Model confidence (mean pLDDT): 83 of 100. Predicted 3D model of a 1394-nucleotide RNA (small-subunit ribosomal RNA) from an uncultured Pseudomonadota bacterium. The sequence is in RNAcentral, with records from ENA and SILVA. Its Rfam family is "Bacterial small subunit ribosomal RNA".
RNA sequence: GAGUUUGAUCCUGGCUCAGAUUGAACGCUGGCGGCAUGCCUUACACAUGCAAGUCGAACGGCAGCACGGGGGGUAACUCCUGGUGGCGAGUGGCGAACGGGUGAGUAAUAUAUCGGAACGUGUCCUGUAGCGGGGGAUAACCUAUCGAAAGAUGGACUAAUACCGCAUACGCUCUACGGAGGAAAGCGGGGGUUCUUGGGCAACUGAGGACCUCGCACUAUAGGAGCGGCCGAUAUCGGAUUAGCUAGUUGGCGGGGUAAAAGCCCACCAAGGCGACGAUCCGUAGCUGGUCUGAGAGGAUGAUCAGCCACACUGGAACUGAGACACGGUCCAGACUCCUACGGGAGGCAGCAGUGGGGAAUAUUGGACAAUGGGGGCAACCCUGAUCCAGCGACGCCGCGUGUGUGAAGAAGGCCUGCGGGUUGUAGAGCACUUUUAGUGGGGACAAAAAGCUACGGGCUAAUACCUUGUAGUCUUGAUUUAACCCAAAGAAAAAGCACCGGCUAACUCUGUGCCAGCAGCCGCGGUAAUACAGAGGGUGCGAGCGUUAAUCGGAAUUACUGGGCGUAAAGCGUGCGUAGACGGUUUCGUAAGUCGGGUGUGAAAUCCCCGGGCUCAACCUGGGAAUUGCAUUCGAAACUGCGAGGCUAGGGUACGGAAGAGGGAAGCGGAAUUUCUGGUGUAGCGGUGAAAUGCGUAGAUAUCAGAAGGAACAUCAGUGGCGAAAGCGGCUUCCUGGUCCAGUACCGACGUUCAGGCACGAAAGCGUGGGGAGCAAACAGGAUUAGAUACCCUGGUAGUCCACGCCUUAAACGAUGAGAACUAGACGUUGAGAGGGUUAGCCUCCCAGUGUCGCAGCUAACGCGCUAAGUUCUCCGCCUGGGGAGUACGGCCGCAAGGUUGAAACUCAAAGGAAUUGACGGGGACCCGCACAAGCGGUGGAGCAUGUGGUUUAAUUCGAUGCAACGCGAAGAACCUUACCUGGCCUUGACAUCCAUGGAAUUUUGCAGAGAUGCAGAAGUGCCUUCGGGAACCAUGAGACAGGUGCUGCAUGGCUGUCGUCAGCUCGUGUCGUGAGAUGUUGGGUUAAGUCCCGCAACGAGCGCAACCCUUGUCCUUAGUUGCCAUCAUUCAGUUGGGAACUCUAAGGAGACCGCCGGUGACAAACCGGAGGAAGGUGGGGAUGACGUCAAGUCAUCAUGGCCUUUAUGGCCAGGGCUACACACGUGCUACAAUGGCAGGUACAGAGGGAAGCCAACGCGCGAGCGGGAGCCAAUCCCAGAAAGCCUGUCGUAGUCCGGAUCGGAGUCUGCAACUCGACUCUGUGAAGUUGGAAUCGCUAGUAAUCGCAGAUCAGCAUUGCUGCGGUGAUACGUUCCCGGUCUUGCACACAC
Repeated sequence: GAGUUUGAUCCUGGCUCAGAUUGAACGCUGGCGGCAUGCCUUACACAUGCAAGUCGAACGGCAGCACGGGGGGUAACUCCUGGUGGCGAGUGGCGAACGGGUGAGUAAUAUAUCGGAACGUGUCCUGUAGCGGGGGAUAACCUAUCGAAAGAUGGACUAAUACCGCAUACGCUCUACGGAGGAAAGCGGGGGUUCUUGGGCAACUGAGGACCUCGCACUAUAGGAGCGGCCGAUAUCGGAUUAGCUAGUUGGCGGGGUAAAAGCCCACCAAGGCGACGAUCCGUAGCUGGUCUGAGAGGAUGAUCAGCCACACUGGAACUGAGACACGGUCCAGACUCCUACGGGAGGCAGCAGUGGGGAAUAUUGGACAAUGGGGGCAACCCUGAUCCAGCGACGCCGCGUGUGUGAAGAAGGCCUGCGGGUUGUAGAGCACUUUUAGUGGGGACAAAAAGCUACGGGCUAAUACCUUGUAGUCUUGAUUUAACCCAAAGAAAAAGCACCGGCUAACUCUGUGCCAGCAGCCGCGGUAAUACAGAGGGUGCGAGCGUUAAUCGGAAUUACUGGGCGUAAAGCGUGCGUAGACGGUUUCGUAAGUCGGGUGUGAAAUCCCCGGGCUCAACCUGGGAAUUGCAUUCGAAACUGCGAGGCUAGGGUACGGAAGAGGGAAGCGGAAUUUCUGGUGUAGCGGUGAAAUGCGUAGAUAUCAGAAGGAACAUCAGUGGCGAAAGCGGCUUCCUGGUCCAGUACCGACGUUCAGGCACGAAAGCGUGGGGAGCAAACAGGAUUAGAUACCCUGGUAGUCCACGCCUUAAACGAUGAGAACUAGACGUUGAGAGGGUUAGCCUCCCAGUGUCGCAGCUAACGCGCUAAGUUCUCCGCCUGGGGAGUACGGCCGCAAGGUUGAAACUCAAAGGAAUUGACGGGGACCCGCACAAGCGGUGGAGCAUGUGGUUUAAUUCGAUGCAACGCGAAGAACCUUACCUGGCCUUGACAUCCAUGGAAUUUUGCAGAGAUGCAGAAGUGCCUUCGGGAACCAUGAGACAGGUGCUGCAUGGCUGUCGUCAGCUCGUGUCGUGAGAUGUUGGGUUAAGUCCCGCAACGAGCGCAACCCUUGUCCUUAGUUGCCAUCAUUCAGUUGGGAACUCUAAGGAGACCGCCGGUGACAAACCGGAGGAAGGUGGGGAUGACGUCAAGUCAUCAUGGCCUUUAUGGCCAGGGCUACACACGUGCUACAAUGGCAGGUACAGAGGGAAGCCAACGCGCGAGCGGGAGCCAAUCCCAGAAAGCCUGUCGUAGUCCGGAUCGGAGUCUGCAACUCGACUCUGUGAAGUUGGAAUCGCUAGUAAUCGCAGAUCAGCAUUGCUGCGGUGAUACGUUCCCGGUCUUGCACACAC
């Protein structure tokens, strides 16, 4: 920095990610080289080999090897000989205390840094002084014995640089200052004047000593260097649910002891010592330089390298030694393992390799001492698993390579596709080059310098010896090394993977799968179109690696020193007093602890950083510098803090004078009211509730009067009034008592603030003991309510409430706001004092101390706070660190108990939360409208039938529609067809479209078979255009591309439609406000049918809606006058005809209505109310018109369409059947149940439609449906066509009827290929249920409901009941309390939104 809490926002807050790193491990993959690195786990157990020896120039010697000499023997060979090189075992010296390993223990006996004094020190260096003379042993060897072995024992011999003395003592130690004590070791080289001795006649030669000299040793002592021991200061993890620890403990005196100080040890004496600045106890841990991370401060860590410590199977102990309480030494004990003759013995890989085991996991039983270093030695040299090398491992870091250039036919293949193409992709191929690395061959350094020898010099010396040193020469030494590096030839030849691609986070498509399989770090993907699973193509990132897991730091300001918070998000202790501590007014002097500055020492090396150098570069190695922020010491400064001393008065306190107050404690007193008791009056109820009941009452209640008793609480005053630290405090009086405020003066002189522990107070409830008990009232009982009612309501009622004493110690103990101090605009109240003014009247002004409301700056996430801060600062205390688990468990403390206080973890979630916003919601509020309710009318729900649906049935009963908003819906009309369903029979390029080839005109038609589709067999017919090639249309056959699908998905879609709703709303631009979501506008006051209009207003405008514009209807006018009309004039049966153009009507255009006029109301507005005029009056009535959006609403079966599925079938054709089934349930309707009626007769008045495959007149026949018939009409002309209710008469007389018409029998008519399943109608007969319909529920406000008929679409036929229209007759509404749907406000833990 990002993701993640929400519909969205801001904040708080956790979780997660991107980075760096690792002694890593795992998965996939793997070419080369360099440099590093490799048991983090069982300090588990270990087979085998090696890791510490060396010195013969300390010693006695000679087992083995080699050489020489001698003897025997032909020879082979054998014997003798320490003579030589050397040397097993042994004595002795030095080393073995280093080097190497590991981190178990250790929280201080350690480590780091800086100091200190009371010490030691082999080897090394520098001095001083010595190194004289003796002695006795002992191993080896020999011999004997025991034992399985390891080993042990006895006897005899021998040497030393082994051991012991004597002498000596410059220095040394002790001392009583007289003195006393204490050493030593030799070995080797050289010399040869002199000396001794062996051999030799001699020359000469061998050996040795004295002597001289050199070297190495030795003794004593002094000093040094380096090393080691000891002491101190400071620093070094967590836990207080570990608070007290300590008896050699703390100190002293005296002893002992040590190399050395010391209770280190002992005796005695004293009673100390440590601890909240964390003792003691528990857990964990080697420490450091450093390493990783980080901007830093920090945090984590302590592998490799380096310093220190500790350990060496476990525990203990000492010996030797300069040094150990000793990794490859000893002793004892223990565990384990091994050997054993069972009596006894042996062993210690946390050395290097290696084995087993453990584990996710960590290497070779390699080479060499060539180099560096170490031990021994005079040296040569020996030893060295230290070390240097090699091997194994991509474990890490670094470098190199796996080719380069060219190359478009943009090849093939893959993938995608909208079918055109795109992409893989210049990628490949092809062509031309190069050869690093690997492989082959050849060459080939550095690491090596010494030591040794020769020659020549210097130093030492008597010396040309020795020793030492320099130069030159000579000669020898390489594990690595078949290396580095160089050269040559050949050939692109031998060399690329891993992870990811929803967001964070760079990178997208297809297929498969279908909440399955799976993914996932967080959010989250997957339920049939998955960029999130799996595969593929493509892409992105890194690259000999890439991912995952684990771990650390970072991001995390998420423990906040740098750098956070606490009103509401987690967080102020209930309140006060006060100890330690922390902080502290003003001034002077001193001091120098803190502070600041300079110097010095130290802060190991390596590491990091900077500048250089070396490996071809880099990693790596290396030289120098810087740094090492620290500690110590010294010198200086004196402002600030501290300390010491002396002053001051502004903080604080004391005294004097006043003031207010429910401040506290004790005692006494008072009246009102409730209840109970006694007595009187009085009679039937009282009481209680939403309504009741339990309860009380005729044994006299309630009511009322009088009296008495007892307890508790104190109306009015009373007030965001007062007092108190808080809890809290309220009748009146008295006594005792605390604090506060005001004014002025005097005094003290910083005495102050805060406060961990501590102490005190602390509502209510509760507990203990003893009183008291009127009312109220947990528990309890009864009555109601309820589905239940362990509640709410009612009647009773016990603890308790009250008092005294003692406990408890908690509250939303709240201002959810710790205490103190200073500073920072105002305005208006109120309480208690004071000062000034004044007109003395109420009053006005100022100030101090409280207590409130608003408000500027500022603060805040916002809400809000705002001199009573949540502002700006200072001091001190308390508290917080995601939600849950949990204020729980365990432990401690307190309590009589109840319980309180302190206070976790496992596990689990990705949130939990605060404030504000917009909606939705509320059995919240306000307002308004609507057939929403009310007032009415008529229905549905009951009956029969029609129709649709569910269910059931069926071979099929095709499919869809399902609350309102499916159910007389798609369907404006299923006998066949329709038809999508079922059964059976047939077809397979197909019934239909395009393309190709061949043939044929097309077409018409006959016969047979069949249920038909279809099949077989015939007949007629040769067309049109032409450039003469052919072409157009049509038909048939064939092949394949393809057709076809009412198959699935309406949750992939378009289009269309329903609904909220013809409700009045829904938005935008700019501006303004807000951190923001958002708000404002659109809210408010009025008004309207209306977001309609007016006014106001940080808004000003605009858009989609409303309204208007459109159609129709209502009035009039103009024009026109047939098919319509007929007043006047003729005429007739008849507007029939002449005529008329007035009227009606028709159909084109106008007029008219706008709150325009008047009055009132209103705000001078908008508008409303009333009136006039008018055909119509306040949108005149009706229709069309449906904002942003909601319901994943409906439709893939109107149509279109993505994807999927099907292809001799899910396609196509045909016949028959089904969609019409029927126990039942529901919706919508029709007809009724009758007299406001039925029937019969007579008679009157519409509107709007339709008509050529049509409407059909007159007339005739038939009871009738209808038939015959043929006039008219392409329709203001003719027809359908008689309107019906109505009106006038008659009859029926309340009945299952002269109501009702279902059902069924018979006979017919019409349509049609065809009325069986399954049409409509007519006549005749039959005459079911039904007597107004339970709960419930629907429609409707005016020409409306109700009622009456008429027409049309669809249609061969079929609707008297459906649908769409038309006209005739023609009702009721006080109103807005309530039920259901809209605007404002409020609450909200809701947002797929009750």